[in-house]
RNA sequence: AGGCAAUCGCGCGGCGAAACGUAAAGUCCGCCUCGAGGAAAGUCCGGGCUCCACAGCACAGGAUGGUCGAUAACAUCGACUCAGGGCAACCUGCAGGACAGUGCCACAGAAAACAAACCGCCCCACCACGGGGUAAGGGUGAAAAGGCGAGGUAAAAGCUCACCAGUACCGCGGGCGACCACGGUAGCUCGGUAAACCCCAUCCGGAGCAAGGUCAAACAGAGCACCAAGUAGGUAGUGCGCCGAAGUGCUCGGGUAGGCUGCUCGAACCCACCAGCAAUGAUGGGUCUAGAUAGAUGAUUGCCGCUUCAGAAAUGAAGAGACAGAACCCGGCUCAU
Numbered sequence: 001a002g003g004c005a006a007u008c009g010c011g012c013g014g015c016g017a018a019a020c021g022u023a024a025a026g027u028c029c030g031c032c033u034c035g036a037g038g039a040a041a042g043u044c045c046g047g048g049c050u051c052c053a054c055a056g057c058a059c060a061g062g063a064u065g066g067u068c069g070a071u072a073a074c075a076u077c078g079a080c081u082c083a084g085g086g087c088a089a090c091c092u093g094c095a096g097g098a099c100a101g102u103g104c105c106a107c108a109g110a111a112a113a114c115a116a117a118c119c120g121c122c123c124c125a126c127c128a129c130g131g132g133g134u135a136a137g138g139g140u141g142a143a144a145a146g147g148c149g150a151g152g153u154a155a156a157a158g159c160u161c162a163c164c165a166g167u168a169c170c171g172c173g174g175g176c177g178a179c180c181a182c183g184g185u186a187g188c189u190c191g192g193u194a195a196a197c198c199c200c201a202u203c204c205g206g207a208g209c210a211a212g213g214u215c216a217a218a219c220a221g222a223g224c225a226c227c228a229a230g231u232a233g234g235u236a237g238u239g240c241g242c243c244g245a246a247g248u249g250c251u252c253g254g255g256u257a258g259g260c261u262g263c264u265c266g267a268a269c270c271c272a273c274c275a276g277c278a279a280u281g282a283u284g285g286g287u288c289u290a291g292a293u294a295g296a297u298g299a300u301u302g303c304c305g306c307u308u309c310a311g312a313a314a315u316g317a318a319g320a321g322a323c324a325g326a327a328c329c330c331g332g333c334u335c336a337u
Base pairs, nucleotide, nucleotide: 002304003303004302005301006300007299008298010035011034013032014031015030016029019027020026037323041334042333044332045331046330047329048328049208050207051206052205061204062203063202064201065200066080067079068078069077070076081095082093083092084091085090096199097198101197102196103193104192105191118138119137120134121133122132123131124130146164147163149161150160151159165189166188167186168185169184170183171182173180174179212261213260214259215258219254221252222251223250224249225248226247233243234242235241268287269286270285271284272283274281275280306319307318308317309316310315
């Protein structure tokens, strides 16, 4: 996500009239007020409200995942921290844990992680064979066991040492905190992946306005009375015996269709001021602003504003769309334009 008006039409409500109606309700008529959106959408989160066995504990399951704050609540919002990107302004981030355990890491490669020898280098005196040492060099890969120099060694290697980077711990200072700055200690440097299972912390009862309440035709049922009542009828034809109605009226509770309610005053909107960096909150004043039920909200016109074109200007001409449409109500997010 045009503004202000006018006319006609439609819907809720109010008032009036008194034609139909005993009356009420309703129909019809007249006047007046109000009448879609920024997303009313997707129904993805969070709440209000309603009902359920009042919902406490445990398990399962699900959600969230830096810190502080805002809020009714949130997966939302604000400020900040950290990480990544950018010359910068700034932008982006599902941002806990990989020494709790399990799994996976295609192809290539010797080896894809408590651990590896393919080539190369060194040793077993030399050559061949075989054995051993070695992660410095080559090669493979997205990823190969910190970097670099020196010492060291048969050749090597944090094996040792200096410096650099990281990690853990300690101390000290700043910050509410995440975290940051500085100093020290330890060769600690044993890959990645949790948007794999999992672990940790916090939170979550379920269903939903077709919730729920209420009036109540029809209809199954129950009771009483009436009716030729233990009557009609059934029991192979008959008797006994046994079984045993329908119908009508009234009442009861259940309850379908349907009606009413829930239904729109609400964490509402507007203005001012104060607190706060902000999200937001407090106070004061003002306003009432859709409630349809197969679903009303449409059409036309005028002026202003907007866009385009022409024009030096004054001005003139043309154009108005897209997404989409309430259905218990709010706060967000996302998508459409």
A computed fold for a 337-nucleotide RNA from uncultured Rothia sp., annotated as Bacterial RNase P class A. NCBI's taxonomy places the organism under Bacteria, Bacillati, Actinomycetota, Micrococcaceae, Rothia. The RNAcentral record of the sequence draws on MGnify. Its Rfam family is "Bacterial RNase P class A". By type it is a ribozyme.